Predicted 3D model of a 73-nucleotide RNA (transfer RNA) from [Synechococcus] sp. NIES-970. Taxonomically the source falls in Picosynechococcus (Bacteria, Bacillati, Cyanobacteriota, Oscillatoriophycideae). Its Rfam family is "tRNA". Its family is annotated with triplet codon-amino acid adaptor activity in the Gene Ontology. The family's RNA type in Rfam is transfer RNA.
[in-house]
RNA sequence: GCCCACGUAGCUCAGUUGGUAGAGCAGCUGAUUUGUAAUCAGCCGGUCGCAGGUUCAAGUCCUGUUGUGGGCU
Numbered sequence: 001g002c003c004c005a006c007g008u009a010g011c012u013c014a015g016u017u018g019g020u021a022g023a024g025c026a027g028c029u030g031a032u033u034u035g036u037a038a039u040c041a042g043c044c045g046g047u048c049g050c051a052g053g054u055u056c057a058a059g060u061c062c063u064g065u066u067g068u069g070g071g072c073u
Base pairs, nucleotide, nucleotide: 001072002071003070004069005068006067007066010025011024012023013022019056027043028042029041030040031039049065050064051063052062053061
């Protein structure tokens, strides 16, 4: 220098053909317990790496850019 994959909640990851962003863990509150743990119920938490484009509508399609990992020379 070229090619490929990935970037979504604090962490690990889903999100199928473009149609209102989800799960588990963590955190908080309550119930239960003499108390803690466990269990159960509820809540909180993300302008989807960044910028632009297409579209009635973009996490998803297109372009650029940036970070991480891998490959080739």